[in-house]
RNA sequence: UUUGAAAAAGGGCAAACCUGUUGAAAAGCAGGGACGCAAAAUUUCCGAUCUAAGGGGGAACCUAUGAUAGCGGGAUUGCCAAA
Numbered sequence: 001u002u003u004g005a006a007a008a009a010g011g012g013c014a015a016a017c018c019u020g021u022u023g024a025a026a027a028g029c030a031g032g033g034a035c036g037c038a039a040a041a042u043u044u045c046c047g048a049u050c051u052a053a054g055g056g057g058g059a060a061c062c063u064a065u066g067a068u069a070g071c072g073g074g075a076u077u078g079c080c081a082a083a
Base pairs, nucleotide, nucleotide: 001083002082003081004080012037013036017032018031019030020029021028022027035070041076042075043074045073046072047071048068049067050066054063055062056061
């Protein structure tokens, strides 16, 4: 530097759900809990999806500056093994 079916070793993270809390909501945070994950580590750069407070509209509804990194891609970084 490249590859890795993880075949091993040491491990790591933590879905749904419950409790508390923040938020208009989507959802986030903390504790419990494990569906799974070789980057389920970091980062909204690109696409996608979710929500609609505020704004627009007679109404139906539309709209991100909000959210999802465990939706996919990109970028950066990392453990072990082999070459």
This is a predicted structure of an 83-nucleotide RNA (c-di-GMP-I riboswitch aptamer) from a Gallionellaceae bacterium. The model forms 95% of the base pairs in the Rfam consensus. It matches the Rfam family "c-di-GMP-I riboswitch aptamer". Its family is annotated with cyclic-di-GMP binding in the Gene Ontology. Lineage of the source: Bacteria > Pseudomonadota > Betaproteobacteria > Nitrosomonadales > Gallionellaceae.